[in-house]
Context: one part of a larger RNA
Molecule: large-subunit ribosomal RNA, domain IV
Organism: bacterium
C1' cells in the first nucleotide's frame, strides 16, 4: 500500500453506517400494504422449490410419482436490487463548474404577461445584405413562473409602461419685428444733423417639436402591504370602542420553517438518557401569495431522522499473502 481471516459484542465508531459487511441474485410457484394522478407504488414486503436416476404424460420446454447422494443442487466462474418506515426539497427523464460543487441549481411541458399586420418586431452588419422565414398573430420575438390539484388577496403615493391633449415651461436652424452700427437718394442755415431706401460680424422680442410638468390608466410592471390608549361579574385575554399616521395596512394558507435572534422556545412522540426527528401551539426578532402560496402519486448517486438485517466503523486490537521505500545484512 494492496488484500483476506477473526472470540465475545454489533454503530458503543463518527460530523454522518464514511468504508466495509450482509440480503437478493431480472430462474419457478405463492404472496404483496398504505397511498394514488388509477398508470402506479411493485421483483413492494414475506415464503416455498432448484441436483441425480427410474416410470408416465408430452412435439418440446416441462408436469406428475418413486428413489439416490452431500454441510451445500442457479453447488464452479463470469454476471447480478440490502431492505422498512417518516421528513424536506425539487413534479419527472434530462443538463451543469473539461480539471476540487451534479444539486434544492439550469432546463423542461405547462401558466401569464409584454411586443409584432409582414420590406414585421428582434438580431448581425456604417452599408448593401442576411437571419427571422420561402414563415404570416394556432405565426415570430422577449420577460417572469415551472407537472398536476385548489387558489393567487389590498395598495397606481414613489418608479416604469401606455395613452391623452388645454395650459405652463423648452433647444438649434429657418421666418419675422426692433435695437445698435456702415453706407446713403434727398433735405438744410453747407457746419452739424434729419432722412426713404440698401446693408450688418452683434443684440432683442415675437412663430414653430419631442421631452418634463400636467390629466388617466396600468401588478403573473419595479415594487409596497402600521402605531397607541383603553374595555367583559375571579385572574387572564380582548370580539368591542378611541385616537394618530397611511397609497394601502399581510387576506387564503403555511408557520421555531432551507426562513426563530431570544433558543435546546412549550406540549406530546420516539430513547434508559435525543441542541438533531416527527407531531403540535404560534408571542411569524424577520412566511405569505407566478422573486409564486399551500398540497401531492411517481422518480432522485439530492438530503435530515428512524427501524431490521449486516458487520474490525468501534470496544481494542490481533493474525496472515504480496508489493513499494527505508534501514541492517
Nucleotide at each position: 500500500g494492496u488484500c483476506c481471516c477473526c472470540a465475545a459484542g454489533g454503530a458503543a465508531c463518527u460530523c454522518g453506517g464514511c468504508a466495509a459487511a450482509a440480503a437478493a441474485g431480472c430462474g419457478g410457484c405463492c404472496g404483496u400494504a398504505a397511498c394514488u394522478u388509477c398508470g402506479g407504488a411493485a421483483u413492494a414486503a414475506g415464503g416455498c422449490c432448484u441436483g441425480c436416476c427410474u416410470a408416465u404424460c408430452g412435439c418440446a420446454a416441462g408436469a406428475u410419482a418413486g428413489g439416490c447422494c452431500g454441510c451445500a443442487g442457479c453447488u464452479a466462474a463470469a454476471g447480478u436490487a440490502u431492505g422498512c418506515u417518516u421528513g424536506g426539497c425539487a413534479a419527472c427523464u434530462g443538463u451543469u463548474u473539461a480539471c476540487c460543487a451534479a444539486a434544492a441549481a439550469c432546463a423542461c411541458a405547462g401558466c401569464u404577461c409584454c411586443c409584432u399586420g409582414c420590406g414585421a418586431a428582434c438580431u448581425c452588419g456604417a452599408a448593401a445584405g442576411a437571419g427571422g422565414a420561402u414563415g404570416u398573430a394556432u405565426a415570430g420575438g422577449g420577460g417572469g413562473u415551472g407537472a398536476c390539484a385548489c387558489u393567487u388577496g389590498a395598495c397606481c403615493a414613489a418608479u416604469g409602461c401606455c395613452a391623452g391633449a388645454a395650459g405652463g415651461u423648452c433647444a438649434a436652424c429657418u421666418a419675422u419685428c426692433g435695437g445698435c452700427g456702415g453706407u446713403g437718394c434727398g433735405a438744410u442755415u453747407a457746419u452739424a444733423u434729419c432722412a426713404a431706401g440698401c446693408u450688418g460680424a452683434c443684440u432683442g422680442g415675437u412663430a414653430c417639436a419631442a421631452g418634463c410638468c400636467c390629466u388617466g390608466g396600468u401588478g403573473a410592471a419595479u415594487g409596497u402591504c402600521g402605531g397607541u390608549c383603553g374595555u367583559a361579574a375571579c385572574u387572564a385575554u380582548a370580539a368591542c370602542g378611541a385616537u394618530c399616521c397611511u397609497a394601502a395596512g399581510g387576506u387564503a394558507g403555511c408557520g421555531a420553517a432551507a426562513u426563530u435572534c431570544c433558543u435546546u422556545g412549550u406540549c406530546a412522540g420516539g430513547u434508559a438518557a435525543g441542541u438533531u426527528c416527527u407531531g403540535a401551539c404560534g408571542c411569524g426578532c424577520a412566511c405569505g401569495a407566478a422573486u409564486a402560496g399551500u398540497g401531492u402519486c411517481a422518480u432522485g448517486a439530492c438530503u435530515g431522522a428512524g427501524c431490521a438485517a449486516c458487520u474490525g466503523u468501534c470496544u481494542c486490537g490481533g493474525g496472515g499473502a504480496c508489493c513499494c521505500g527505508u534501514u541492517c545484512g